Molecule: Lysine riboswitch aptamer
Organism: bovine gut metagenome
Formats: sequence, structure tokens, C1' cells
RNA sequence: GGUAGAGGUGCGCUUUCGAUGAGUAUCCGUUCCGGCUAAUGCCCGCGUCGGCUAUCAGAACAGGAAAAAGGCGCAAGCGCCGAAAGCGAACGCGGACGUGUGCGUUCGGCUUGGUCCGGCGGAAAAUAUCCGUCCGACUGUCGUAUUUUUUACGGAGAGCUAUC
Repeated sequence: GGUAGAGGUGCGCUUUCGAUGAGUAUCCGUUCCGGCUAAUGCCCGCGUCGGCUAUCAGAACAGGAAAAAGGCGCAAGCGCCGAAAGCGAACGCGGACGUGUGCGUUCGGCUUGGUCCGGCGGAAAAUAUCCGUCCGACUGUCGUAUUUUUUACGGAGAGCUAUC
């Protein structure tokens, strides 16, 4: 350097179905009210602009109809063991600029061995769930020591085992 493997509630992707989302958004009807040389409305949040619209905007109702997406769960299939996730940078998309943020692509060995409970923070409609971080527990691996096959301490996947 090549090849093949191991950790286990192991990681990720796709699809069917289901719950939640939600009796919510939205549409219709009735009433009230404001505007109608244009906004309080619309173009992701904020600021400054630009454009569009008046059959427009808002409120009420024991009124009528009524979703969807992301996220989640079971199952099946597929790809795998830096599996993968996060962070940072560059570029692109969402009217212009600035700022923030979301999504996507690429780069970076910057961080994390893996799983779980809890605290704090963030995302989300959310009590679900996900992400980050801290403590703890369990577990795999290597090293050191050892009462010697047990225990303690420490390290990190650029690792570990087998083999050529």
C1' cells in the first nucleotide's frame, strides 16, 4: 500500500401505509368596518427602495366546505462501518442593495469510536423529533499497569483485527 472484516436499540437513502399537522391555512356565505390618483395588502425576516393589485385589506359567526409540505412511526428494499452528522469557506437560488436566514453544490481529515438518560441552547405547529454542548451510564477497540483473563487509568476511527 491492497483485500476482507468487527462494534449494535450501529449509520444513511428510497417507497407504500398511518398518526400528527388541523377542523389549521384557504375558499364560499352573511354582517360590520377601512381604503379605492393607491396600502395597512402581495414579492422569505428586518431597513431603504422598486414593482403589482382595489372584484382590495381587516374583523365577527354555536355558518358551510376543507387541504398540503417538512418533520415522525411500522414495514419492505437498497447502500454501508467516517458508516454518517456537525462546523467553516466559496458559489448559486428566493425582485434591487445591506443584513440575517433557509435550500442546494463543491472544498476543508476542523470536531465526533458508538448508543442511551438528563441539564442548557437552537430548529420545528409540537409534548414528537432533530442538531450542538456539558455531566453521567453502558459498550467496542488499542496502550499501560495489575490482585492476571479481572480491575484501574489513558488515547482516538488518519483507529482496530485478519490476510497478501